This is a predicted structure of a 74-nucleotide RNA (transfer RNA) from Rhizosphaericola mali.
[in-house]
RNA sequence: GGGAUAUUGGCGCAGUUGGUUAGCGCGCUUCCUUGACAUGGAAGAGGUCAGCAGUUCGAGUCUGCUAUAUCCCA
Numbered sequence: 001g002g003g004a005u006a007u008u009g010g011c012g013c014a015g016u017u018g019g020u021u022a023g024c025g026c027g028c029u030u031c032c033u034u035g036a037c038a039u040g041g042a043a044g045a046g047g048u049c050a051g052c053a054g055u056u057c058g059a060g061u062c063u064g065c066u067a068u069a070u071c072c073c074a
Stems, first nucleotide, its partner, number of pairs: 001073007010026004019057001028044005050066005
C1' cells in the first nucleotide's frame, strides 16, 4: 500500500430479506422478604446503534468516506 471481518446501554451478545415501541443475560438503583447478609420476588434507570454524509415515505439494517480493532496478501 491492497483486501476481509467487526464496531449496538458499564460488560458479553441478539436484532430473520429496510417498516411501527431497539431487546436478552450479567451488572447497577429502589422496594419487599431477614435480627443481618445471601438467595428469591417486584419495580426502575441507563443506548438514539463508532463518526459524518447519501439513498428512501421510512435506515441499527443499503451505499460512500473517515476512525478504531483483528486477520490475510504484498
Lineage of the source: Bacteria > Bacteroidota > Chitinophagia > Chitinophagales > Rhizosphaericola.